This is a predicted structure of an 82-nucleotide RNA (transfer RNA) from an Ignavibacteria bacterium. NCBI's taxonomy places the organism under Bacteria, Pseudomonadati, Ignavibacteriota, Ignavibacteria. Its Rfam family is "tRNA". Rfam links the family to the GO term triplet codon-amino acid adaptor activity. Rfam describes the family as follows. Transfer RNA (tRNA) molecules are approximately 80 nucleotides in length. Model confidence (mean pLDDT): 80 of 100.
[in-house]
RNA sequence: GCGGGCGUGGCGAAAUUGGCAGACGCGCCAGACUUAGGAUCUGGUGGGGUAACCCGUAGGAGUUCAAGUCUCCUCGCCCGCA
Numbered sequence: 001g002c003g004g005g006c007g008u009g010g011c012g013a014a015a016u017u018g019g020c021a022g023a024c025g026c027g028c029c030a031g032a033c034u035u036a037g038g039a040u041c042u043g044g045u046g047g048g049g050u051a052a053c054c055c056g057u058a059g060g061a062g063u064u065c066a067a068g069u070c071u072c073c074u075c076g077c078c079c080g081c082a
Base pairs, nucleotide, nucleotide: 001081002080003079004078005077006076007075010026011025012024019065027045028044029043030042031041032040046055047054048053058074059073060072061071062070
C1' cells in the first nucleotide's frame, strides 16, 4: 500500500427483514437469611438534572416517516496479502 472483519452500560454480550437501545450473564447497590461473612433468595442498576426534561451504539455526513443495522469519509483494534 491492497483486501476483509470488528467498535453497543463498569465488563462480556444480544437486538430476526431498518421499527420500544441495552435482553441475558458478571459486577455493583439495597433488603432477607447469618453472631458476622460467604453462598442462596428478592428488588434495583446507562449518563446529567430536584423535576420537567436533555444526552447516549467510536467520530462526522447522507438516505429514510424511522438507522446500532444501509451508503460515504475519518479514527482505533484484529486478520490476511504484498